[in-house]
RNA sequence: GCGGGCGUGGCUCAGUCUGGUAGAGCGAUUCCUUGCCAAGGAAUAGGUCACGAGUUCAAAUCUCGUCGCCCGCU
Repeated sequence: GCGGGCGUGGCUCAGUCUGGUAGAGCGAUUCCUUGCCAAGGAAUAGGUCACGAGUUCAAAUCUCGUCGCCCGCU
C1' cells in the first nucleotide's frame, strides 16, 4: 500500500440483511426475606449506538469520508 472483519450501558453481546419507542445476561444501587452472611425475590439508575457529513417524514441500521482495534496479502 491492497482486501476483509469489528466499534452499541461498567463488562460480554443481540438488534443492521428487511430503516419505525435502543435491548438481554452479568455487574452497580436501594428495598424485602435472615440474628448476621450467603442464596433468593422486587425495583431503580446507567447509552449523544467510535467520529463527521449525506439520503429520508424518520438512521444503531442505507451511502460517503475519517479514526481505532484485529486478520490476511504484498

This is a predicted structure of a 74-nucleotide RNA (transfer RNA) from an Anaerolineae bacterium. The source organism's lineage runs through Bacteria, Bacillati, Chloroflexota and Anaerolineae. The sequence is in RNAcentral, with records from ENA. Model confidence (mean pLDDT): 81 of 100. Its Rfam family is "tRNA". The family's RNA type in Rfam is transfer RNA. Its family is annotated with triplet codon-amino acid adaptor activity in the Gene Ontology.